Context: one part of a larger RNA
RNA sequence: CGCAGGAAACUUGAGAAGGGCUGUCCCUAGUACGAGAGGACCGGGACGGACGAACCUCUGGUGUGCCAGUUGUUCCGCCAGGAGCACGGCUGGUUGGCUACGUUCGGAAGGGAUAACCGCUGAAAGCAUCUAAGCGGGAAGCCUGCUUCAAGAUGAGGUUUCCACACCCCUCGCGGGUGGAAGGCACCCAGCAGAACACUGGGUCGAUAGGCCGGACGUGGAAACGGGGACGAAAGACCCGUGCAGCUGACCGGUACUAAUCAGCCGACAA
Numbered sequence: 001c002g003c004a005g006g007a008a009a010c011u012u013g014a015g016a017a018g019g020g021c022u023g024u025c026c027c028u029a030g031u032a033c034g035a036g037a038g039g040a041c042c043g044g045g046a047c048g049g050a051c052g053a054a055c056c057u058c059u060g061g062u063g064u065g066c067c068a069g070u071u072g073u074u075c076c077g078c079c080a081g082g083a084g085c086a087c088g089g090c091u092g093g094u095u096g097g098c099u100a101c102g103u104u105c106g107g108a109a110g111g112g113a114u115a116a117c118c119g120c121u122g123a124a125a126g127c128a129u130c131u132a133a134g135c136g137g138g139a140a141g142c143c144u145g146c147u148u149c150a151a152g153a154u155g156a157g158g159u160u161u162c163c164a165c166a167c168c169c170c171u172c173g174c175g176g177g178u179g180g181a182a183g184g185c186a187c188c189c190a191g192c193a194g195a196a197c198a199c200u201g202g203g204u205c206g207a208u209a210g211g212c213c214g215g216a217c218g219u220g221g222a223a224a225c226g227g228g229g230a231c232g233a234a235a236g237a238c239c240c241g242u243g244c245a246g247c248u249g250a251c252c253g254g255u256a257c258u259a260a261u262c263a264g265c266c267g268a269c270a271a
Base pairs, nucleotide, nucleotide: 001152005163006162007161008160009159010158011157015149016148017147018146021049022048023047024046025045026044027043033038051106052105053104054103055102059100060099061098062097066093067092068091069090070089071086072085073084074083075082076081110144111143112142117137118136119135120134165179166178167177168176169175183266184265185264187203188202189201190200191199208259209258210257211255212254213253214252215251218247219246224242225241226240227239228238231236
């Protein structure tokens, strides 16, 4: 831009894409078969490999503004307590998220038409013949079935709902203009959405994000004070108590304290 008014939501599916793999073992059954050795078809079940999808409950990984321990050094006047730098200094753990080495699931079943092939009936050709007329069976293959996209499918589909006149100008035309409906855009706050865009939620009639409060998870017992304390003249490392303490990123809930203010733009033949 189109889909002959303008919108919102939900859809149909022409068409397209994906997927389609395979092993071992058990039962049937040591049966049929075979002198024996050996050893099935058909049918049923279990467990795998590779591949793929989704997810994070578990097990792991990651964790650069989470917690703790600790070395050297500089600084905060000193002690204590901290901060900076040294690969996040190093080390031990770790929430959310993302992940595989983790978990769950998938290939199918079913239907239809067939290939090779196997048949029924059956003439030409009194026989025979699956074929000439006619009718069956038959594959991991074909068309479906399963998953995804999909009406620019210009053949532009369908359903439901919403909105649909007032004024001015005029050459009086199915003309021109202004405002404006439903609705949308833009702007802003955000997101488990995301390269931009898009998408989704929210915008004070508000819990959208931050902050704050509470909780969970994590770390693992804060500072301070009191007591003890080998060695020591003293101080002091260290230990115990107050105290599952203190701190705590993304998680859960609450709360208008902060920021989403006020404005703006587009948008319909009343034929």
A computed fold for a 271-nucleotide part of an RNA from Cellulosimicrobium arenosum, annotated as large-subunit ribosomal RNA, domain VI. The organism belongs to Cellulosimicrobium, within Bacteria. Its mean pLDDT, the model's own confidence on a scale to 100, is 86. The sequence was found in a public genome assembly.